[in-house]
About this RNA:
Fluoride riboswitch aptamer (crcB RNA motif) from a Sphingobacteriaceae bacterium, 63 nucleotides, folded computationally. The organism belongs to Sphingobacteriaceae, within Bacteria. The coordinates come from a structure-prediction model, not an experiment, and the mean pLDDT is 77.

RNA sequence: UGAAACGAUGGCGAUGGGGUGCCGCCAAAACCGCCCGAACAGGCUGAUGACUCCUACGAUUUU
Numbered sequence: 001u002g003a004a005a006c007g008a009u010g011g012c013g014a015u016g017g018g019g020u021g022c023c024g025c026c027a028a029a030a031c032c033g034c035c036c037g038a039a040c041a042g043g044c045u046g047a048u049g050a051c052u053c054c055u056a057c058g059a060u061u062u063u
Stems, first nucleotide, its partner, number of pairs: 010026004016054005022049001033044003
């Protein structure tokens, strides 16, 4: 890039991935944190929606 077939329950819940007989939301939407500020600039928390495990980061202690 072209052709053919199929049309599923799928997607989402502020920073990665897995699991859960859990919760909520959405049908092109759901979703895309907070403080300050007209804006620029600056500052802060968190890898979970919730629980759990791994990874990354941070803090403390020990060897």